Background: Predicted 3D model of a 1370-nucleotide RNA (small-subunit ribosomal RNA) from a marine sediment metagenome.
[in-house]
């Protein structure tokens, strides 16, 4: 040695579960049987003396015992075969009845000890451990068994079923989470073991090697007189420390329980209660009812209103909880007694009762784009922040803040971290490996793991039934105590295991026969680049020599480097050398892969098919092994034509470490030896079995058939193509399975770091092999879809090229733009699709810009007050640039209920105003691809879906235009027609056209063209050629009219309008004046005159259409060189006007030149418009008379009444036109074609692109940030090892003063030295790796990526790469 605490260590018989113990023990308890007798010597306490700072400690003396020692006896004890030996005790108390011990033996209950079989964490980058080790025999020890210990002896013993070594860990009963199976934990309770300040060690005792014993040793703390000593809260409270972080130095032994005691009783921080702590789990409260078409507040608002919300106020009730007063427990059974009685509660005056007051004493946290239940405003404006995920936020943020609604949940709500689920996402249940990660490069073979028909026997596995055991608690389920619940009591089940016995015998094992379907053999026959060695051939190459022969050859896109007159190239003809072996050849053969190719021999493996003759399960796979394994490479000796890394030269090129071209080393070959890896791919393991067919081809063999053969028809073996079911994400696979079951093997588990590092093995080396992790990312990546897109393809269009014609591009001026420059040059438009555009007309206005002077409810709308006056207007004065300021005259009204409204400036107030901002908030409205033929929908059917068909194909068309054909059948937006013109023609009309008369015109309403008719091709259609007829021919010719969409395309300055900003005396608003908008070194773009003779000038002279006019077109005459003016006929228009058309003809002159070209410019003088032409119009006449002789690269329009070339009209306008927008004259050329360029359509092919090729991307370098490897080293921690020294015990020997005694010897905690091993930190440098809004250099890949791309492997190289050799197709 119990209780109570804690879990360090232990991977182990520590623990669980199951047996063993004939191999063992046990105080207290309980049974049985027997005994208890006689003596005797001490010594604590204590008491004197000493010693010492103290702890203690010596000395002398004194006693007692259920203490200790002797004797006796002597059984159901013990040792022996047996005969005999040996071995025990203790009294106390009494009321004399006992009670209470005490021995020795047996027995039981309880309690231990050993032991036996299974179970009990990672890591193999830890594979080989071990000498007391395995074992025997002897003996010691121990309660007992054992190398437990010792002495010999032998040479074992564990181990891929994981030994040894490492790291982590107390075990279980149980708890969490889960449908279950499994994962994760072992706090609180229970059982078991270990620790006790770290390590040793023993003694005493039933029981330890002993938490509050003891003894040595070490750290550590504390007393000390320095001499020496004492301690050990991982008992209960409490302190300190460290942490995010875990409580009271309470109360009682009243109950339970436990030691000791005959008992009273002590002792108990076990416990039983209090205290703090929302830590967890339950249970109750914070009130209930009424109460508005709904105060107030807050919030939003479309302003009318909604919501907050019956919420609250008020009214009424109740009192659980609080509070205060009174009452007041169950828990008690014992003890003790004088038998009547007495006495014992910490919890606690609590739990509960009663009374009284009073809605009184009590609500938060979180969330509110989506997942995920709940939305509005206001702030901010890639900030400030939020975030679990993917994201939010760069001026309209339901995602930040915040305000108000609302959602959850509620004395709790949420965050953190950590387990379980979802997650079949490690898959036993319950997954994969053709292309998403994943079949080992292949065979051949050990372990193991699977295995054929049949009979016997076993009863190992399997099943089943019974007993045991699986502690209690925990779980379920009943029933039951605490008011209910938690929480507790009873009872039953469960607790999936484990042994024992009994039974059954399919199956599976094992054992004994037997079989032939599996496997091998045997005979006979066949195919074949199968593989090793020898040997031989031809044709091409290159080389030497010789001939022939002459100026180039070769090489590219194109060139050049190079050979060549010292004779190439070409031809011949002769040696010699080396390397592959055309046709045959084939989707063919054969081989386990790898791989094998003239030919001929030697040895040689292996297949197939035909007999149906032997064996008898002798079979399959196959961790480790082992053997083989293309190409590059590498050693060692050869060999070397040819190619050809490397490397030298030319070349392209911004460069060109390359693509191309000239050389050219290694190597390509052969022997031997190594490497051992590839896209070593069917990216598809081996092997057996089932499961539709079709159709090739290679080999065998049967059948018909023949003289043979072919051929054709059967059956096997192989190679291929299609396809059924069936699989399968899809693409595909489909008797050669990727299908249906089955044995085994090998893998796989996000993506990058990385096939890296580190450690092993392996190599000569290069390297292979086995192979993480730390960080990082939210993808990474397969198949298929629609579209973009290609320096992919097919087909077809377009003034798209080309063929033609004129121009731009040069020069001058007009006009816009850009710059610039300015007080201001306002403002938008900017690759096609900005730039003679908004603007169809800037002198002032316009005008939005400058300066500069004013106004402020305003220039201008609409409401209200309120005084006031009719308003307006017109005159006058003064100041001014003028608007405006200040005065002043003058002139009066309509209705009327007589208040007053209209109505006008005034004063306040609501507002106005803005060409400021956002076209990336937005409505209209456009541009552009495009008048290009396309864009879609319903219904159907197919796909798992995305989506597909239709719309695709075959003709055909200007055309998704039409016709055939099809799983599609229709149908819409576009295409075409309907509309307008124009060319011809009818009718009617008949103003002004014309001299009538007509009807050349006009106006109106019809007609005509449909491939209607013939011919020919096509398919017999659709259509397509050609012809006739007719004005007009296959859309006659132009116009209107633009799908669905693209470009955050333009435009907030036309207009609209969300939002925000300016407006209270220095406005972004409004009124003037006056300036710019018109600048001017340049650039640009759209046009106009030109450069002349096909022209220019002068004179003559002829034909038009659209058109516009009353504030206007303006005739005639008449003046003026004219531009114009005078004039006013006429005309609201087929009347009058504008108005003369010009190129044109006819005629003269120029003659080729900077001119009789050109006309800038610049003087000079006129007209016109207007209020006004100085910045700044426009004409006119005279005078000047500049570039400039046909324009570089390169670009542009245009296919017929077109280009060109001519001049007329309008619109806007006071006035201004080379601009624009229309008319009409003259009036061409060319298109062979579709290669090319540029667009567009359709199909179809390929992607790493979808912000969609103006994409996507790749490495180097630079610069910062992180982690991890190396790393001379430095310094810690761990476990052995050798030696040396060793305290206490112990065990042993000795010694003689015989002691609590001294010394030797073993052995050992501990220290120490040595010299490795393992495992950390740290480390100068040096190396990859990741990430990190806008760095540098290239352009590698994805499209034929502009050299196809990938892999082994080798050399290069700034780098992504490049090349050289083999593979592969991805």
């Nucleotide at each position: 040695a119990c209780g109570a605490g804690c879990u360090a260590g232990u991977a182990a018989c520590a623990c669980c579960u199951u047996g063993g113990u004939u191999a063992c023990c046990u105080a207290c308890c309980c049974u049985g049987u027997a005994c208890u007798c006689g003596g005797g010597c001490a010594u604590a306490a204590c008491u004197g003396c000493g010693a010492g700072a103290a702890a203690u400690c010596g000395u002398a003396g004194c006693u007692a015992a259920u203490u200790c020692c002797c004797g006796a006896u002597g059984g159901u004890c013990u040792u022996g075969u047996a005969a005999a030996a040996g071995u025990a005790a203790a009294g106390g108390u009494u009321u004399c009845g006992g009670c209470c011990g005490g021995u020795a033996c047996a027995g039981g209950a309880g309690g231990g000890g050993c032991u036996u079989a299974g179970g009990u964490c990672c890591g193999a980058u830890c594979a080989g451990u071990u000498u007391g080790u395995u074992g025997g025999u002897a003996g010691g020890g121990u309660c007992a068994u054992g190398g437990c210990c010792u002495a010999c002896c032998a040479a074992g013993a564990c181990u891929a079923c994981g030994a040894c070594c490492g790291g982590u860990a107390g075990g279980g009963g149980a708890g969490g989470u889960g449908a279950g199976a499994g994962c994760c934990u072992g706090a609180c309770c229970c059982c078991c073991a270990g620790c006790g300040a770290g390590g040793g060690c023993a003694c005493u005792g039933a029981g330890a090697c002993a938490c509050g014993g003891g003894c040595c040793c070490u750290a550590c703390u504390c007393c000390u007189a320095c001499g020496g000593g004492a301690g050990g809260c991982c008992g209960c409270a409490g302190u300190c420390g460290a942490g995010a972080a875990u409580a009271u130095u309470g109360c009682g032994c009243a109950a339970u329980g436990g030691a000791c005691g005959a008992a009273a009783g002590u002792c108990u921080g076990a416990c039983g209660c209090a205290g703090c702590g929302a830590c967890g789990c339950c249970g109750c409260g914070u009130g209930c009812a009424g109460g508005a078409a709904g105060a107030a507040u807050g919030c939003c608002u479309a302003c009318g209103g909604g919501u907050u919300g019956u919420a609250a106020a008020c009214u009424g009730c109740u009192u659980u909880u609080u509070g205060u007063g009174c009452c007041g427990a169950u828990a008690a059974a014992g003890c003790c007694u004088u038998c009547g009685g007495g006495u014992u509660g910490a919890u606690a005056g609590u739990a509960g009762g009663u009374a009284c007051a009073g809605a009184a004493u009590a609500a938060g946290g979180g969330g509110u784009g989506g997942c995920u239940a709940a939305c509005u405003u206001c702030g901010u404006g890639c900030c400030a922040g939020c975030a679990g995920c993917a994201g939010c936020g760069g001026u309209a943020a339901u995602a930040c803040g915040a305000a108000g609604g609302c959602c959850c949940c509620g004395a709790g709500u949420g965050u953190u971290a950590u387990c379980c689920g979802g997650a079949u996402u490690u898959a036993u249940u319950g997954g994969g490996c053709g292309u998403a990660a994943a079949g080992c490069g292949u065979a051949c073979g050990u372990a193991g793991g699977g295995g054929g028909c049949u009979u016997g026997g076993u009863g190992c596995g399997u099943c089943u039934c019974u007993u045991g055991u699986u502690a209690a608690a925990u779980c379920u389920c009943a029933c039951u105590g605490c008011c209910u619940a938690a929480c507790g009591g009873u009872g039953a089940g469960g607790c999936u295991g484990c042994a024992a016995g009994g039974g059954a015998u399919a199956c599976g094992g094992c054992u004994a026969g037997g079989c032939u379907a599996g496997a091998g053999g045997a005979u006979g026959c066949g195919a074949g680049a199968g593989g090793u060695c020898u040997g031989u051939g031809g044709a091409a190459c290159g080389c030497a020599c010789g001939g022939u022969g002459u100026a180039g050859g070769g090489g590219u896109g194109a060139u050049a480097u190079c050979c060549g007159u010292u004779g190439a190239u070409a031809u011949c003809g002769u040696g010699c050398g080396g390397a592959a072996c055309a046709c045959c050849a084939a989707a063919g053969g054969c081989g386990a892969a790898g791989g094998c190719a003239g030919c001929a021999g030697a040895c040689u493996g292996g297949c197939g098919c035909a007999u149906u003759c032997c064996u008898g399960a002798c079979c399959c796979u196959g961790a480790g092994g082992u053997a083989c394994g293309a190409a590059a490479g590498c050693g060692u000796g050869g060999g070397u034509a040819g190619c050809g890394a490397a490397c030298g030269g030319g070349a392209u090129u911004a460069g060109a470490u390359a693509c191309c071209c000239c050389g050219g080393u290694a190597g390509u070959c052969c022997a031997c030896g190594c490497c051992g890896u590839a896209a070593a791919c069917g990216a598809u393991g081996c092997u057996g079995g089932c499961u539709a067919g079709c159709u090739g081809u290679u080999u065998c063999g049967a059948g018909u058939a023949u003289c043979g053969a072919c051929c054709c028809u059967c059956g096997g073996a192989g190679u291929g193509g299609c396809g059924c079911a069936g699989c399968u994400a899809a693409c595909g696979c489909g008797u050669u399975a990727a299908g249906c079951g089955a044995a085994c093997c090998g893998c796989c588990u996000g993506g990058g770091a990385a096939g890296u590092a580190c450690g092993g093995c392996c190599g000569c080396a290069a390297g292979g092999c086995u192979g993480a992790a730390a960080c990082u990312c939210a993808a990474a990546g397969g198949a298929a879809u629609a579209g973009a897109c290609g320096g992919g393809g097919a087909c077809u269009c377009g003034c798209a090229c080309a063929a033609g014609c004129g121009g731009a591009g040069g020069a001058g001026c007009a006009u816009g733009a850009g710059g610039u420059u300015u007080a201001a040059u306002u403002c938008g438009a900017c690759a096609c699709u900005a730039a003679g555009c908004g603007a169809g007309g800037a002198a002032c206005c316009u005008u939005a810009c400058c300066a500069g002077g004013g106004c402020u409810u305003g220039a201008c709308a609409c409401c209200u007050a309120g005084a006031c006056g009719a308003a307006c207007g017109u005159u006058u004065u003064g100041g001014g640039a003028a608007a405006c300021c200040a005065a002043a005259a003058u002139u009066u009204u309509u209705c009327u209920u007589c208040g007053g409204a209209a109505c006008g400036g005034c004063u306040a107030g609501g507002c106005a105003g803005g060409u400021g901002c956002u076209g990336c908030a937005u409505g209209g409205u456009u541009g552009u691809c495009g008048u290009c033929a396309g864009c879609u929908c319903g219904u159907g059917u197919c796909u798992u879906g995305a989506g597909a068909u239709g719309u695709u194909c075959c003709a055909u068309u200007a055309a998704g235009u039409u016709g055939g054909g099809a799983a599609a059948c229709g149908a819409g937006c576009g295409c075409a027609a309907c509309c307008c013109u124009u060319g011809c023609u009818g009718u009617a009309u008949g103003u002004u056209a014309c001299a009538a008369g007509u009807g050349u015109c006009a106006u109106a309403c019809g007609g005509u063209a449909c491939u209607g008719c013939c011919c020919c091709g096509a398919u017999u259609c659709a259509c397509g050629g050609g012809g006739a007829g007719g004005a007009a021919g296959g859309a006659g010719g132009g116009g209107a009219c633009g799908a669905c969409g693209c470009u955050a395309a333009a435009u907030c300055a036309g207009c609209a309008u969300g939002g925000c900003c300016c407006u209270u005396u220095g406005a972004u608003g409004c009124c003037c004046u006056g300036g710019g908008c018109u600048a001017c070194a340049c650039u640009c773009a759209u046009g106009c005159u030109a450069c002349a003779a096909u022209g220019g000038c002068c004179g003559a002279u002829a034909c038009a259409a659209c058109g516009g006019g009353u504030u206007g077109c303006g005739a005639a005459g008449c003046u003026g060189u004219a531009a114009g003016g005078c004039g006013g006929a006429g005309c609201u228009a087929a009347u009058c006007u504008c108005u003369a058309a010009a190129a044109g003809u006819c005629g003269g002159u120029c003659u080729c030149a900077g001119u009789u070209c050109g006309g800038a410019u610049u003087g000079a003088g006129g007209g016109c418009u207007g209020c006004a032409a100085u910045u700044c119009g426009c004409c006119c006449u005279c005078a000047u008379g500049a570039a400039g002789u046909u324009g570089g690269a390169u670009u542009c329009a245009c296919u017929a009444g077109u280009a060109a070339u001519c001049g007329c009209g309008g619109a806007u306008c006071a006035g201004c036109a080379c601009g624009c927008c229309g008319c009409g004259g003259u009036g061409a050329a060319u298109a062979c074609g579709u290669u090319c360029u540029c667009g567009a359509g359709u199909c179809u092919u390929g992607u790493a692109c979808u912000c969609a090729c103006c994409g996507c991307c790749c490495g180097u370098c630079a610069c910062g940030u992180c982690a991890a490897g190396g790393g001379a080293g430095c310094u810690g921690g761990g476990a052995g090892u050798a030696c040396c020294u060793g305290a206490a015990g112990c065990u042993u020997c000795g010694g003689c003063u015989a002691g609590u005694u001294c010394g030797g010897a073993g052995u050992u905690a501990g220290g120490g030295u040595a010299a490795g091993c393992u495992u950390g930190g740290u480390g100068a440098c040096a190396u990859g790796g990741a990430c990190g809004a806008a760095g540098u250099c290239g352009u590698a890949a994805c499209a034929a990526g502009g050299c196809a791309c990938g892999u082994g492997u080798a050399g290069c190289g700034g780098a992504a790469g490049c090349u050289g050799u083999g593979c592969g197709u991805g």

Its Rfam family is "Bacterial small subunit ribosomal RNA".